[in-house]
Context: one part of a larger RNA
RNA sequence: CACUGCCCGUCACGCCAGUCAAGUCGGGAUUUGAUGAGGUGCUCAAAGCAUCGAAUCAAAUCUCGAUGAGAAGGGCGAAGUCGCCACAAGGUAGCCGUACGGGAACGUGCGGCUGGAUCACCUCUU
Repeated sequence: CACUGCCCGUCACGCCAGUCAAGUCGGGAUUUGAUGAGGUGCUCAAAGCAUCGAAUCAAAUCUCGAUGAGAAGGGCGAAGUCGCCACAAGGUAGCCGUACGGGAACGUGCGGCUGGAUCACCUCUU
């Protein structure tokens, strides 16, 4: 390379990281309960009683992780699809909030803003 410009969203394809998710599995912490090696005291000793207690098991709560049918989005990707939403008054000015509606960009209603062009008038600056 300047309107034969720019540009928006749905949809399709591919890749990527995460979110939600019935559940499944595992780690850690705390508490409670059960079993309880062993120690201490009472006893001459044993038994018994009291007490401390490693370890194991179970449950509850909290927490971290793995996996998970499925769900909704996101990012990225030379030449896909549908339209043409915005950018000029972008051909219905645009945008913000909100409600409803719509394949999609969006449309319509109500309120607001000018970060609107044009025309006219007023004020101000040079």